[in-house]
Description:
A computed fold for a 348-nucleotide part of an RNA from an uncultured bacterium, annotated as small-subunit ribosomal RNA, central domain. The RNAcentral record of the full RNA draws on ENA. Its mean pLDDT, the model's own confidence on a scale to 100, is 83.
Context: one part of a larger RNA
RNA sequence: UUGCGCGUGAAGCGCUCGGAGGCUGAUUCUUAGGUCUGAUGUGAAAUGCCCCGGCUCAUCCGGUGAGGGUCAUUGAACACUGGGAGACUUGAUUGCAGAAAAUGAGAGUGAAAUUCCGUGUGUCGCGGAAAUGCGCACAGAUAUGGAGAAACACCCCUGUGGAAAGCGGCUCUCUGUGCUGUAACUGAGACUCAGAUGAGAAAACGCGUGGAUCGCACACGAUAAUAUACCCUGUGAUACCCCGCGCCAUACAAUGAGUGCUCUAUGUGGGAGGGUCUCCCCCCGUCAGUGGUGCCGCUAAUGCAUUAUUCACUCCCCCUGGGGAGUACUGCCGCCACACUGAUACUC
Numbered sequence: 001u002u003g004c005g006c007g008u009g010a011a012g013c014g015c016u017c018g019g020a021g022g023c024u025g026a027u028u029c030u031u032a033g034g035u036c037u038g039a040u041g042u043g044a045a046a047u048g049c050c051c052c053g054g055c056u057c058a059u060c061c062g063g064u065g066a067g068g069g070u071c072a073u074u075g076a077a078c079a080c081u082g083g084g085a086g087a088c089u090u091g092a093u094u095g096c097a098g099a100a101a102a103u104g105a106g107a108g109u110g111a112a113a114u115u116c117c118g119u120g121u122g123u124c125g126c127g128g129a130a131a132u133g134c135g136c137a138c139a140g141a142u143a144u145g146g147a148g149a150a151a152c153a154c155c156c157c158u159g160u161g162g163a164a165a166g167c168g169g170c171u172c173u174c175u176g177u178g179c180u181g182u183a184a185c186u187g188a189g190a191c192u193c194a195g196a197u198g199a200g201a202a203a204a205c206g207c208g209u210g211g212a213u214c215g216c217a218c219a220c221g222a223u224a225a226u227a228u229a230c231c232c233u234g235u236g237a238u239a240c241c242c243c244g245c246g247c248c249a250u251a252c253a254a255u256g257a258g259u260g261c262u263c264u265a266u267g268u269g270g271g272a273g274g275g276u277c278u279c280c281c282c283c284c285g286u287c288a289g290u291g292g293u294g295c296c297g298c299u300a301a302u303g304c305a306u307u308a309u310u311c312a313c314u315c316c317c318c319c320u321g322g323g324g325a326g327u328a329c330u331g332c333c334g335c336c337a338c339a340c341u342g343a344u345a346c347u348c
Base pairs, nucleotide, nucleotide: 005318007302008301012316015198021192022191025088027086028085029084030083031082033081034080035077037075038074039073040072041071042069049065051063052062053061054060092186094184095182096181097180098179104174105173106172107171108170109169110152115147116146117145118144119143120142121141125134126133205244206243208241213239218234219233221231256315257314258313259312260311266291267290268289270287271286273284274283275282297304298303321348322347323346331340
C1' cells in the first nucleotide's frame, strides 16, 4: 500500500463545537478540468512475447510482427463529475402559536434529623459483644430555649430534562437546548472533521473561608498464635464555599457522528389531530422521546432486531500475536501528583 475489521476476540477518542480537508438535494443554460474518443508525433537498440529461419537437436544466433504511456500537440463527444450563471423547496435556518421539564447561573428562604451550648425535672449509670472512653465537678433520659454546618424524607418513577460529566426541598430573577403545530422568511448557507477550542465525576494540589456530621492518616481498646486488619472509642486532613490547578475513570450500552429504507403487537412521559361525547373516560391514526418482547435480516455463538449488531451512503478515530510496556528515550503540559506522545533489544 492492497485488504479484513472495531458490543463480548486486537480495535469507537469519555463529551461538545469547529476554520482546513473530504463529501453534498432537485432544475435549466453554459464551459469542457476530470471522463470518453479520432489524428499526428514520440515511446532507441538489446531483453521479454507470437511466428519464421540457421548451427544434426537444444542452449544460442538471425529476421518479421505485435505490444508497451498518468506522454505531447491538435480536433470531436457531453451521460456523469468539476467550474460559471440563473431560477427551486423537500435538507438546513428564521418567524409566529403552544405545551413540558431535577437544563444551567445567582439570590433568598423552609422543615425534619445529627451535634454542641444554656436552663428545668431527675438519679446512676451511659456507651459498646467487651474494654479503652464519658459520668456525682451531676452524665445518660426527658422537656424547653439557642447556635452552627451539611444534606434535602414522602412525592419518585423501567419517569423528566442535559453533548457528556452530571441534575431532585421551596420561591424569585436571569438563561440554554429540544419537541409539537403552522408553512410566513432565507434559499443548499447541509453532514463529518486531522490540528485547534471549550466544558469534564471522585480523589489530589495552591491561596483564603468554613467545620454540624461522616471520617484516609494517626492513637487507643479489643479479637487472634500473630493482627501494622476486619470491630470499637477518639480524632488532624478531606468532603462544604470562593478563586485557581489538574484532565485522569469499567468517563460502559465495553456499541463514533449523520442521513435514508425495512415486519407486528405492547408499557410509559410530552404534543397536536380525528371519532364518540360536547365533559371526562374511551377509541383511531400521527410526531419526536424512553422501555421490555418478538419476525425478516445479520451473527462464530451469545444475541441485536425502526433507539439495529439489518440494508445502503458520507466523514472521522482506532486495530494487526503474547510478554517486554503504556515501560525507556524524546518533545510538550503541570506547583506537585501526574498527563499526552511512545519504541527497541530480548523472549515465547